[in-house]
RNA sequence: ACGAGUUCUCGGGGCGGGGUGCAAUUCCCCACCGGUGGUUAUAGUCCACGAAUCGCGCAAGCGACCGAUGCGGUGAAAUUCCGCAACCGACGGUAACAGUCCGGAUGUGAGAGAAUCUGU
Numbered sequence: 001a002c003g004a005g006u007u008c009u010c011g012g013g014g015c016g017g018g019g020u021g022c023a024a025u026u027c028c029c030c031a032c033c034g035g036u037g038g039u040u041a042u043a044g045u046c047c048a049c050g051a052a053u054c055g056c057g058c059a060a061g062c063g064a065c066c067g068a069u070g071c072g073g074u075g076a077a078a079u080u081c082c083g084c085a086a087c088c089g090a091c092g093g094u095a096a097c098a099g100u101c102c103g104g105a106u107g108u109g110a111g112a113g114a115a116u117c118u119g120u
Base pairs, nucleotide, nucleotide: 001120002119003118005116006115007114008113009112010111016030017029018028019027031100032099033089034088035049036048037047038046044087045086053064054063055062056061069085070084071083072082073081091103092102093101
C1' cells in the first nucleotide's frame, strides 16, 4: 500500500413574498431544494445503484416498476465547468390538488469513514 473478517460511527435538502378563496406552505405569479458510486475535469436530467410504490412468499428473500437537457463557450478531455434557456420529483393524510407541511420514519439504505485483526 492492497485484499478479507469483525465492531462502531455517519449516511436527504427545500414555501420566503404576493394573489384568489369560507378554506390552499397543496391552486396561480415570483422564489427555494437536489441521496450514493462512477466518469480523461466538478452531474437532480449521462451510466449504475439506493429509497419509495406494486406483486409473490410464514419468513429470509425474489421479481416488477423506476422522473427530467438543450444550445453556445473554454479545453487534450466536460449532456459534469462558464453563459443562456428549459425540465423533473413515490405513497397515505389535509377545510382545497403538496418535490418543500404532517405521517409510516428514533425506519430502510446505496454507500462513506474510523478502529481492530489477518493475509499478501

Predicted 3D model of a 120-nucleotide RNA (FMN riboswitch aptamer (RFN element)). Of the family's consensus pairs, 100% are formed in the model.